[in-house]
RNA sequence: GAGGAUCUUCGGGGCAAGGUGAAGCAGCGCAAGCUGCCAAUCCUGACCGGCGGUAAAGCCCGCGAGCCGUGUCCGUUCUACAGUUGGACGUGGUAGAGCUGGUGAGAUUCCAGCGCCGACGGUAAAGUCCGGAGGGGAGAAGAUCCUG
Numbered sequence: 001g002a003g004g005a006u007c008u009u010c011g012g013g014g015c016a017a018g019g020u021g022a023a024g025c026a027g028c029g030c031a032a033g034c035u036g037c038c039a040a041u042c043c044u045g046a047c048c049g050g051c052g053g054u055a056a057a058g059c060c061c062g063c064g065a066g067c068c069g070u071g072u073c074c075g076u077u078c079u080a081c082a083g084u085u086g087g088a089c090g091u092g093g094u095a096g097a098g099c100u101g102g103u104g105a106g107a108u109u110c111c112a113g114c115g116c117c118g119a120c121g122g123u124a125a126a127g128u129c130c131g132g133a134g135g136g137g138a139g140a141a142g143a144u145c146c147u148g
Stems, first nucleotide, its partner, number of pairs: 002147009015045001017044003024037005046128002048118002050063004058116002066094010077083001098114005120131003
């Protein structure tokens, strides 16, 4: 330095801004309606960027997360089948976005300029609020043992 086994720790950021407000709430009115409030997802502006690879990357390649399915096994419930529900290990699909110039051996990664994107459920239409999630996770670091 390499391979294998077991284990430990770590492993996602971001507006209560300004405006509007036919949603909502409150008051008044016989009513039509009027008035006020408002941490709207609307408008404006601001802000954010998991992991590996590669010249340092949200928008190049791949992975994970999310979403829609599905297989095997174990457990739960049940007289049993079906069905319910929990877990382990797999697997198919889906899923967003970048150009121009400069430097250089090399950059859609650096520098400059101008752009763009962002699961599902909730709710006034959400990348930033609430929720699944005190979850999962690509992976990072380390410990012990074994092999040659």
Predicted 3D model of a 148-nucleotide RNA (FMN riboswitch aptamer (RFN element)) from a Candidatus Fermentithermobacillaceae bacterium. The model forms 100% of the base pairs in the Rfam consensus. Rfam family: FMN riboswitch aptamer (RFN element). From the family's description: The RFN element is a highly conserved domain that is found frequently in the 5'-untranslated regions of prokaryotic mRNAs that encode for flavin mononucleotide (FMN) biosynthesis and transport proteins. It was read from a public genome assembly, where an Rfam model found it. The prediction has a mean pLDDT of 82. The source organism's lineage runs through Bacteria, Bacillati, Candidatus Fermentithermobacillia, Candidatus Fermentithermobacillales and Candidatus Fermentithermobacillaceae.